[in-house]
């Protein structure tokens, strides 16, 4: 880099150097000179894997599946639903034949674990 699966409304921010861009890609809205992206320090969130508890399953261990915990390790996260956008079908509003909000279903792309050639 590809494939597979699983998960994507919830949650978590300081300092210190720098100094202008950033939210993948277009294209809207948006954040940022009250400090962007990056780096370095410290913190936190969170429950993918690891570890640990109980449960199911078995004669009995393992493996599997499920619930759980969060000391510690690996990895991710720490504006906005993945920030919104494609299809379908609904409920509701308007200054009404075209427009708005808002749930639901499905679908691309993407992002993140874990597995695998």
């Nucleotide at each position: 880099c590809g494939c597979u699966c699983a998960u994507c409304g919830a949650g978590a921010c300081c300092g210190g150097c720098u100094g202008a861009g950033g939210g993948a890609a277009u294209g809207g809205c948006c954040c940022u000179u009250u400090g962007a992206a990056g780096c370095c320090g410290g913190g936190g969130c969170a429950a993918c894997c690891a570890u640990c508890g109980g449960g199911c399953c078995c004669a009995a261990c393992c493996c599997g599946c499920c619930c759980g915990a969060a000391c510690u390790g690996g990895u991710g996260c720490c504006a906005a639903c993945u920030c919104c956008a494609c299809g379908g079908g609904g409920a509701c509003c308007c200054u009404g034949c075209g427009g708005g909000u808002c749930g639901c279903c499905g679908g691309a792309a993407g992002a993140u674990g874990a597995g695998u050639u």